[in-house]
Molecule: c-di-GMP-I riboswitch aptamer
Organism: Bacillales bacterium UBA2298
RNA sequence: AUACGUAAAUAGCAAAACUAGUGAAAACUAGUGACGCAAAGCUAUAGGGCCUUCGUGAGAUGGUUGCCAGUUGCCGUU
Numbered sequence: 001a002u003a004c005g006u007a008a009a010u011a012g013c014a015a016a017a018c019u020a021g022u023g024a025a026a027a028c029u030a031g032u033g034a035c036g037c038a039a040a041g042c043u044a045u046a047g048g049g050c051c052u053u054c055g056u057g058a059g060a061u062g063g064u065u066g067c068c069a070g071u072u073g074c075c076g077u078u
Stems, first nucleotide, its partner, number of pairs: 003077003012037002017032006035066001041071003047068002049064003053060002
């Protein structure tokens, strides 16, 4: 370096729900909370899928990476 993994150790993130707020909606932000996660770090202008609103349709606005994926990384084994 590659591949594999969380047994050990150091750490980390935070589902649903509730409260307050933003938004046309999907959804997002903050607090509480912890379902879980070996990347649940980053990327929506690498690509695919899905959701919302508008549209006859083609598509367009917006969203989702904790859907697949791309990309970077801790520790350990090989």